[in-house]
Predicted 3D model of an 83-nucleotide RNA (c-di-GMP-I riboswitch aptamer) from a soil metagenome. The RNAcentral record of the sequence draws on MGnify. Rfam family: c-di-GMP-I riboswitch aptamer. Its Rfam clan is "c-di-GMP_I riboswitch clan". Its mean pLDDT, the model's own confidence on a scale to 100, is 82.
RNA sequence: GAUAAAGCCAAAUCACUCGAAAGGGUGAAACGGAAAGCCAGUACCUAACGUGCUCACUGCACCAUGGUAGAAGGGUUGCCGAA
Numbered sequence: 001g002a003u004a005a006a007g008c009c010a011a012a013u014c015a016c017u018c019g020a021a022a023g024g025g026u027g028a029a030a031c032g033g034a035a036a037g038c039c040a041g042u043a044c045c046u047a048a049c050g051u052g053c054u055c056a057c058u059g060c061a062c063c064a065u066g067g068u069a070g071a072a073g074g075g076u077u078g079c080c081g082a083a
Base pairs, nucleotide, nucleotide: 001080008033009032013028014027015026016025017024018023031070037076038075039074042072043068044067045066050062051061052060053059
């Protein structure tokens, strides 16, 4: 960064599946994406375990050791390439 070319990724939704949840995996699918590659200490989501409160049932609060990166921002590496 061009109505070029070579490749790449894959939202919603559906099926199966893992998980307490958030969310993830596989397949189908394609809304989009020039870093929609990688990273996670900003940020954001969840709250099982634990702790506290509650007479108790139960509920509430806090907590990441669980997650997200296709909201924003940051770090890092990189493909093609005319005028």